This is a predicted structure of a 157-nucleotide RNA (FMN riboswitch aptamer (RFN element)) from a Candidatus Fermentithermobacillaceae bacterium. It matches the Rfam family "FMN riboswitch aptamer (RFN element)". Gene Ontology term of the family: FMN binding. The model forms 100% of the base pairs in the Rfam consensus. The coordinates come from a structure-prediction model, not an experiment, and the mean pLDDT is 80.

RNA sequence: GAGGGUCUUCGGGGCAAGGUGAAGCAGCGUAAGCUGCCAGUCCUGACCGGCGGUAAAGCCCGCGAGCUGCGUCUGGUCUUACAGUCUUGCAGUUGGACGCAGCAGAGCUGGUGAGAUUCCAGCGCCGACGGUAAAGUCCGGAAGGGAGAAGAUCCUG
Numbered sequence: 001g002a003g004g005g006u007c008u009u010c011g012g013g014g015c016a017a018g019g020u021g022a023a024g025c026a027g028c029g030u031a032a033g034c035u036g037c038c039a040g041u042c043c044u045g046a047c048c049g050g051c052g053g054u055a056a057a058g059c060c061c062g063c064g065a066g067c068u069g070c071g072u073c074u075g076g077u078c079u080u081a082c083a084g085u086c087u088u089g090c091a092g093u094u095g096g097a098c099g100c101a102g103c104a105g106a107g108c109u110g111g112u113g114a115g116a117u118u119c120c121a122g123c124g125c126c127g128a129c130g131g132u133a134a135a136g137u138c139c140g141g142a143a144g145g146g147a148g149a150a151g152a153u154c155c156u157g
Stems, first nucleotide, its partner, number of pairs: 002156009015045001017044003024037005046137002048127002050063004058125002066103012081088001107123005129140003
């Protein structure tokens, strides 16, 4: 110092403030109705930005997480069949793992420079699924998963 094996650890952030006030609850009223409470989701506004690449990236390229379909393996259940019981166990159905395919957000202009849709300036835009008064930010699957990052140790040349 190149390659390979094993193991360990790490690996996602954000509703401040104000407004409105459905349903509901409470109060008043014979009633109609009025008043109050009431949205971290609505309105104004605020805040956040995984991983690898590259001139430093939420919006360029790719990856991860997410959804759909197909295939393989595997566990559960099992109404065909075998044979009377136990058992096995087809089709069907359901959970998990892996692989493949598809789907799945968002940026322009100017400046500097050798090089930047990444830096600076300006003006914009985007954000899985379930729950709930409609969610990037609350609650939940999730002490999950994961792109990857760091380290230890062994082997080979």